Source information: Predicted 3D model of an 89-nucleotide RNA (c-di-GMP-I riboswitch aptamer) from a Pseudomonadota bacterium. Of the family's consensus pairs, 95% are formed in the model. The sequence was found by an Rfam model in a public genome assembly. The prediction has a mean pLDDT of 84.
RNA sequence: UUUGCUGAAGGGCAAACCUUCCGAAAGGUUGGGACGCAAAGCCUCCGACUUAGAUCAGCUUGAAGUGAUAAGGUAGCGGGGUUGCUAAG
Numbered sequence: 001u002u003u004g005c006u007g008a009a010g011g012g013c014a015a016a017c018c019u020u021c022c023g024a025a026a027g028g029u030u031g032g033g034a035c036g037c038a039a040a041g042c043c044u045c046c047g048a049c050u051u052a053g054a055u056c057a058g059c060u061u062g063a064a065g066u067g068a069u070a071a072g073g074u075a076g077c078g079g080g081g082u083u084g085c086u087a088a089g
Base pairs, nucleotide, nucleotide: 005089006088012037013036017032018031021028022027035076041082042081043080045079046078047077048074049073050072055068056067057066
């Protein structure tokens, strides 16, 4: 110095739920709130999951409804990439 394990101190993040705004939805955002988290910092490259406005298919007089599809999402689903705080044994 690096890795793993077991701790300490200081700090960090913030699930559900309520709330504000954005969105077709999934979901995100603001404030509150803490289930948890050592990368629960950042990035959709791979897999998984999720939504289906638009598009396509099919149906129909038409509409509604149906099926497929991510170009939308989840980094707090897993893998991968990248950066990084404290620190005793």